[in-house]
Record summary:
Predicted 3D model of a 71-nucleotide RNA (transfer RNA) from a Patescibacteria group bacterium. It matches the Rfam family "tRNA". Rfam's curators write: Transfer RNA (tRNA) molecules are approximately 80 nucleotides in length. The organism belongs to Bacteria candidate phyla, within Bacteria.
């Protein structure tokens, strides 16, 4: 420089057009003789911009970051 892949919550991962779960983590109740355990309940997330569509995490383009291969 050129292609090809990842970028979703504090982490770690799912959803591929109808609008975000999950599992740890945090933080509060609750249970206990005590709790770092069980149990409920909360809080936080789609790298950015733009385009297609009635509607985008999802399709497109260009961008950042990061990885891989060529050169």
């Nucleotide at each position: 420089g050129u292609g090809g892949c990842c970028u979703u919550a504090g982490u770690g991962u799912a959803g591929c057009g109808g609008a975000a779960g999950c599992a740890c983590a945090a933080g509060g109740a609750u249970c206990u003789g005590u709790g770092g355990a069980g149990u409920c309940c909360u809080u936080a997330g789609c790298g950015g911009c733009g385009g297609u569509u009635c509607g985008a995490a999802u399709c497109c383009g260009c961008u950042a970051g990061g990885u891989c291969a060529c050169c």
Background:
The prediction has a mean pLDDT of 81.